The RNA shown here (c-di-GMP-I riboswitch aptamer) has 91 nucleotides and comes from a Bacillota bacterium. Of the family's consensus pairs, 95% are formed in the model. The sequence was found by an Rfam model in a public genome assembly.
[in-house]
RNA sequence: UUUUCAGAAAGGCAAAUUUAUCGAAAGAUAAAGACGCAAAGCUUAGGACCUAAAACCAGCCAGUACUGGUAAUGGUAGCCGGGUUGCUCAG
Numbered sequence: 001u002u003u004u005c006a007g008a009a010a011g012g013c014a015a016a017u018u019u020a021u022c023g024a025a026a027g028a029u030a031a032a033g034a035c036g037c038a039a040a041g042c043u044u045a046g047g048a049c050c051u052a053a054a055a056c057c058a059g060c061c062a063g064u065a066c067u068g069g070u071a072a073u074g075g076u077a078g079c080c081g082g083g084u085u086g087c088u089c090a091g
Stems, first nucleotide, its partner, number of pairs: 006088001007089001012037002017032006035078001041084004046080002048076003055070005
């Protein structure tokens, strides 16, 4: 210097849940909180998954409303994959 590993120390991140705010929802942000994480750092919506406001179709109806269906342009990077950077003892 490179590769592998995560057994040790330090440090880091923060699931569920609660409260507040935003949102049609999924979900997001902040605080509290720790289930876990060696890339749970950054980035990418390719696969997968979640939601269905608007729109379209159908039912009903005098009409609006309502109900059902389709479907991201809304989301999840702590589901998988791609790109990129990187701390430390040890082997």
The coordinates come from a structure-prediction model, not an experiment, and the mean pLDDT is 79. Taxonomically the source falls in Bacillota (Bacteria, Bacillati).